[in-house]
Background
Predicted 3D model of a 1423-nucleotide RNA (small-subunit ribosomal RNA) from an uncultured bacterium. RNAcentral holds the sequence, with entries from ENA. It matches the Rfam family "Bacterial small subunit ribosomal RNA". The coordinates come from a structure-prediction model, not an experiment, and the mean pLDDT is 84.

RNA sequence: GAUUGAACGCUGGCGGCAGGCUUAACACAUGCAAGUCGAGCGGGGAAGAGUAGCUUGCUACUUGACCUAGCGGCGGACGGGUGAGUAAUGCUUAGGAAUCUGCCUAUUAGUGGGGGACAACAUCUCGAAAGGGAUGCUAAUACCGCAUACGUCCUACGGGAGAAAGCAGGGGACCUUCGGGCCUUGCGCUAAUAGAUGAGCCUAAGUCGGAUUAGCUAGUUGGUGGGGUAAAGGCCUACCAAGGCGACGAUCUGUAGCGGGUCUGAGAGGAUGAUCCGCCACACUGGGACUGAGACACGGCCCAGACUCCUACGGGAGGCAGCAGUGGGGAAUAUUGGACAAUGGGCGCAAGCCUGAUCCAGCCAUGCCGCGUGAGUGAUGAAGGUCUUAGGAUUGUAAAGCUCUUUCACCGAUGAAGAUAAUGACGGUAGUCGGAGAAGAAGCCCCGGCUAACUUCGUGCCAGCAGCCGCGGUAAUACGAAGGGGGCUAGCGUUGUUCGGAAUUACUGGGCGUAAAGCGCACGUAGGCGGAUAUUUAAGUCAGGGGUGAAAUCCCGCAGCUCAACUGCGGAACUGCCUUUGAUACUGGGUAUCUCGAGUAUGGAAGAGGUGAGUGGAAUUCCGAGUGUAGAGGUGAAAUUCGUAGAUAUUCGGAGGAACACCAGUGGCGAAGGCGGCUCACUGGUCCAUUACUGACGCUGAGGUGCGAAAGCGUGGGGAGCAAACAGGAUUAGAUACCCUGGUAGUCCACGCAGUAAACGAUGAUUACUGGCUGUUUGCGAUACAAUGUAAGCGGCUGAGCGAAAGCGUUAAGUAAUCCACCUGGGGAGUACGUUCGCAAGAAUGAAACUCAAAGGAAUUGACGGGGGCCCGCACAAGCGGAGGAACAUGUGGUUUAAUUCGAUGAUACGCGAGGAACCUUACCCGGGCUUGAAAUGCAUCUGACGUAUUCGGAAGCGGAUAUUCCCUACGGGGCAGAUGUGUAGGUGCUGCAUGGUUGUCGUCAGCUCGUGCCGUGAGGUGUCGGCUUAAGUGCCAUAACGAGCGCAACCCUCAUCGUCAGUUACCAUCAGGUAAAGCUGGGGACUCUGGCGAGACUGCCAUCGUAAGAUGCGAGGAAGGUGGGGAUGACGUCAAAUCAGCACGGCCCUUACGUCCGGGGCGACACACGUGUUACAAUGGGUGGUACAAAGGGCAGCUACCUGGCGACAGGAUGCUAAUCUCCAAAACCACUCUCAGUUCGGAUCGGAGUCUGCAACUCGACUCCGUGAAGCUGGAUUCGCUAGUAAUCGCGCAUCAGCCACGGCGCGGUGAAUACGUUCCCGGGCCUUGUACACACCGCCCGUCAAGCCAUGGGAGCCGGGGGUACCUGAAGAUCGUAACCGAUAAGGAGCGAUCUAGGGUAAAACUGGUGACUGGGGCU
Repeated sequence: GAUUGAACGCUGGCGGCAGGCUUAACACAUGCAAGUCGAGCGGGGAAGAGUAGCUUGCUACUUGACCUAGCGGCGGACGGGUGAGUAAUGCUUAGGAAUCUGCCUAUUAGUGGGGGACAACAUCUCGAAAGGGAUGCUAAUACCGCAUACGUCCUACGGGAGAAAGCAGGGGACCUUCGGGCCUUGCGCUAAUAGAUGAGCCUAAGUCGGAUUAGCUAGUUGGUGGGGUAAAGGCCUACCAAGGCGACGAUCUGUAGCGGGUCUGAGAGGAUGAUCCGCCACACUGGGACUGAGACACGGCCCAGACUCCUACGGGAGGCAGCAGUGGGGAAUAUUGGACAAUGGGCGCAAGCCUGAUCCAGCCAUGCCGCGUGAGUGAUGAAGGUCUUAGGAUUGUAAAGCUCUUUCACCGAUGAAGAUAAUGACGGUAGUCGGAGAAGAAGCCCCGGCUAACUUCGUGCCAGCAGCCGCGGUAAUACGAAGGGGGCUAGCGUUGUUCGGAAUUACUGGGCGUAAAGCGCACGUAGGCGGAUAUUUAAGUCAGGGGUGAAAUCCCGCAGCUCAACUGCGGAACUGCCUUUGAUACUGGGUAUCUCGAGUAUGGAAGAGGUGAGUGGAAUUCCGAGUGUAGAGGUGAAAUUCGUAGAUAUUCGGAGGAACACCAGUGGCGAAGGCGGCUCACUGGUCCAUUACUGACGCUGAGGUGCGAAAGCGUGGGGAGCAAACAGGAUUAGAUACCCUGGUAGUCCACGCAGUAAACGAUGAUUACUGGCUGUUUGCGAUACAAUGUAAGCGGCUGAGCGAAAGCGUUAAGUAAUCCACCUGGGGAGUACGUUCGCAAGAAUGAAACUCAAAGGAAUUGACGGGGGCCCGCACAAGCGGAGGAACAUGUGGUUUAAUUCGAUGAUACGCGAGGAACCUUACCCGGGCUUGAAAUGCAUCUGACGUAUUCGGAAGCGGAUAUUCCCUACGGGGCAGAUGUGUAGGUGCUGCAUGGUUGUCGUCAGCUCGUGCCGUGAGGUGUCGGCUUAAGUGCCAUAACGAGCGCAACCCUCAUCGUCAGUUACCAUCAGGUAAAGCUGGGGACUCUGGCGAGACUGCCAUCGUAAGAUGCGAGGAAGGUGGGGAUGACGUCAAAUCAGCACGGCCCUUACGUCCGGGGCGACACACGUGUUACAAUGGGUGGUACAAAGGGCAGCUACCUGGCGACAGGAUGCUAAUCUCCAAAACCACUCUCAGUUCGGAUCGGAGUCUGCAACUCGACUCCGUGAAGCUGGAUUCGCUAGUAAUCGCGCAUCAGCCACGGCGCGGUGAAUACGUUCCCGGGCCUUGUACACACCGCCCGUCAAGCCAUGGGAGCCGGGGGUACCUGAAGAUCGUAACCGAUAAGGAGCGAUCUAGGGUAAAACUGGUGACUGGGGCU
């Protein structure tokens, strides 16, 4: 996608044609579904008619339409239903011979004459009923003889046997018992022949699954005799023989009605067997026969069983799988309708009767088909809805409005065909005409991709969706709703079914080295396949003819309903089967021949091929003896162990077992497993050369048979070494391991078993064909110890081709052919059960339930590795100084608290945001206030102020009172201010996982990419790899790459040298002046310095090495030498890294509060833990005194010279400076003196007292000063940090923030000024190349097993409960067959009864098979 006998959900206007219990072959109330014939018969009833009698309304008789129980005939075997059973007694196709056939057709010959019964009926009688019984009467087309017999049947060929029925209509003569006979017509009847129709039987082929069903069979297979049937036949019986079926699947078992057809598919196929047609089977379940032309009989009979009903309990009745209908089952399937008008059937001479067959109607969108629900016009693009960037867009010509039409439905009228003649259920139906009026008539599903169709709101991993992938955790085109859109349309969706797609069972049309898949290997049976030539045959094959392949269906054409669906007619087709006539290339069969395949012979060759026997040396171990002394052995290091009872070592002798060094080789041999000292014997195979011979003898190979490593098992030997198990010692958190010391099975031999391995080339065997290069083994040819040729092996590389790729590539995984084995998603599982084999271990064969959406292969890019290679970094090492111990400072955690605001948390948080928390800051807590608000802005209304001053309350904010009081104007108003209201403000509230911006880190590591080209199916690769080099992807060389970009470097700043220019506030050599002193002054531009512009450094030069790039040099020159030092500069990216509290910003939240103001408190707490620092522990030091030298910065709410006071912090004066002008302003060092190793003259915490300063205010909670006090601490465990030169270390100075300061912090500045680097093994981090990978949120990954918990299916299981089938025995109804003395029948025939055999059913027994359940138990799956 198509399909459907469908069902469910929502919805539903009309008509036509079809269809309608797929489930319980479950049970059925009620009605109907098979009767008919009086022209077969005797009775009965009876309207009416007639005659007679008369008491004129009665009786008797005759007749009698019509109806009728019974006897009799035909029918009931058809029609209708269902699919339980049946894998063949069936069906389909094609044949066959040994048969029957009522009614029908045709033909022939008959239809004569007798007899005795039985129903009905009558009487009696039994029973509740259903139903009988006895006696008596009676008819026939009922029954039985007799006669006849063309043809028929039987036969021993002489002969014998066997029929019948009448009835009705009409009728001239004749006869009559007056009924009729007789004649004729019609319908019957009997015998027979032929046909037609229908039925029975036989044969061949075809007709589902299971081998975890491999053997089945006793009337079984055949024969003879007999019986039986309509008919052949073991169909039945007796005897004889021992057959018959089966791997081409018997038997057993599961399932199933079969076909025409139907659905699907390009076809081949696959699935299916409703409706319609053909066949079969069945009729409550099982058995049985009777009648009959036909049955073993749906609406017949008998018996048994189950069930239901009636009953007087004695006994009876029933069979919807006919049409309706009921209950039940189920997701689910209709009316207890009309009519025999048509078609057909039964009976009848006929009229006719019967017919739930049939024709119609009813119900149901169940399906197919057709029609409609209006048409035209209509832009203010209405209103409303939705969205919005707020402009608009869309719904949308859609609506309204205007103008029309009337199909269908509705109303009225008319009105068929179906029937040539009587008859119309349908039906006043179809159709026709008229009428009214847009009037009565649209839904369903979908909109993330597949797949046509998008937005908003709600929700917030919830609710939910889902066919697959998957969606939903606060911006959901995926959930729910709405608007809009898409699809189909009286339907639409969902679910189920089947086929397709699926080449995903592959005949058409697949595979098997690594994805699932080559048996471990060979031999060989059946089978399959098979070389060349000739001839024959004609089975396969091909062609023509004939028969058949029912109709319907499908297809084509035409036609009929207005079209279509539907229907009719014609054609084609039905791809098949049978038969016949030909053809003979190929295949097959027969025959003859051939030599290339295969084999044999001859001559050679190599070899760890196999089996047996013998034998050799080296080594290990053990034993004996000697020498000799304290260790040996073993390991990463040790110990167990051996040794003074003499080991190890060494020498000699001996014993025993096992294995065979070197040779030795991608060398050899073998089918594989496998085979290795040497010799001998026996033996298999292979190769080469040469001729000769046989003449297709070949290849493969289901079953089968044999061989088959190691381990293992059995019996008996053997046992040196090694060595599972085991013991001990170590290692370790543990160590049932790895290491060590010992050590038993075993390893070895013989004989058996076992039969498996990653038994691998993960590559079945055989044959042929198809490019090269190279090595090697063994022959032959050729030779020069060549080159080279050829055959058979063993290897390497590569081409075409193949392959998903990697790879294979004459030893194919290439191209072809033949045969075999095997595969069909992963797990469950090579498991369970069953069977076979085995002593066992186990092997072989080999599932399912359940579960997952993957499992897998090859390759790619990363990441990772206690993989490899190369390289770098204060990474290690070498050094110097620290941290970790003390006290204090500071940050953090924790704890505490009303609050201790928040953030930062490995490296990359922790002297971090904070470069200044007493108030403020401040975000926190407590308390008190305000509500358009502390600040911003629009609009409306009102007011005229705002403010200032005084006063009261209050901690303040604020509140109350009093006094004072606007500006401009065009006179409309405006400005400003306040109040009220409304839009809104405000939020350090949340989300850094919605974001911008900024920042940290890897890392100043050398990387990250692009264009074009090339390679690859592709992901991707190449470039960017390789060699050398560099600090560097820096450069050079090479190169299917060539170039380029972001990074590196350079360009920028600063320091170091010089030149030049300029010269104040800086400088001062020369000249002059001048001071107590002083660039202080005139002046100078030399020097220093300042700051502009330049120079300089480039491996430029030299030497050596190197292809070059470049490297090296206590080489030169130079202030500086190989990036000169320092800074700024941070590629693509990583960490959902940090920050919504710096700022900005989406969304959410608060709005008399989560906003805002104020006071106080807190952020400063303190058992404790950590980080970062400061000061120290002292003599390279402390103290005191003296003396010298910076740089870089700051300064007016400031820095302050100088003077005075104070021990001092500082205070009081005073001057200069908006700064190269004034000022802050050095310390270590140096020179002296003192201290003398001590908790000190070290160290300064803590505490007491007194002060200074800032500030509204130093209590919580400031810094500083002085006096006093004088704690810990004597160099710091594990561990750890920084630093490679003007660096570390050490010394001081400045600045920002700032009123002040908790600064010992941060950022800068200069002074003094070291040590060490052998080197890259190791630790950490990083870069490049390579390798492995089952990792890709990428090793902080992935993942295995046990245990624990829940759920699910399943195996075993003492057993328990069923089911179907078979076997044996017992019993055995009806019925059939056979037998039979008593009884019936006068006898006879026959019957009753009885017996025997068969037998449905029932019972018993022992087995096998199969299902359910089961305490417990085994493994498995999911979470």